The RNA shown here (c-di-GMP-I riboswitch aptamer) has 84 nucleotides and comes from Paenibacillus darwinianus. Model confidence (mean pLDDT): 90 of 100. Lineage of the source: Bacteria > Bacillota > Bacilli > Caryophanales > Paenibacillus.
[in-house]
């Protein structure tokens, strides 16, 4: 001190669920919670999922994202700790 790793130890984050709050909806965002996480920080890039308001359509329980999901995987890119 780099690159891997992932045992302690300080902290950290926070899933269902319940209220409250935006929102067409998926889902944010707050508060309780507290199932897990070493990148469960942060970037929708590329692949997947979600919803379809608006639009298309004769209609459909269709099709669409300009909406979303970082706790789905993969890239980016920052960053604590130091047994083995």
């Nucleotide at each position: 001190u780099u690159a891997a790793c992932g045992a302690a130890a300080c902290g950290g984050c926070a899933a269902a669920u319940c209220c409250a709050c935006c929102g067409a909806a998926a889902g944010a965002u707050g508060g309780a919670g507290g199932c897990g996480c070493a990148a469960a920080g942060c970037c929708a890039c590329g692949g997947g999922c979600c919803u379809a308001a608006g639009g298309c359509g004769a209609a459909a329980u269709g099709c669409u994202a300009u909406g979303g999901c970082a706790g789905c995987c993969g890239g980016g890119u920052u960053g604590c700790c130091g047994a083995a």
Overview:
The RNAcentral record of the sequence draws on Rfam and Ribocentre. Rfam family: c-di-GMP-I riboswitch aptamer. Rfam's curators write: GEMM was predicted in a large-scale screen for bacterial structured RNA regulatory elements.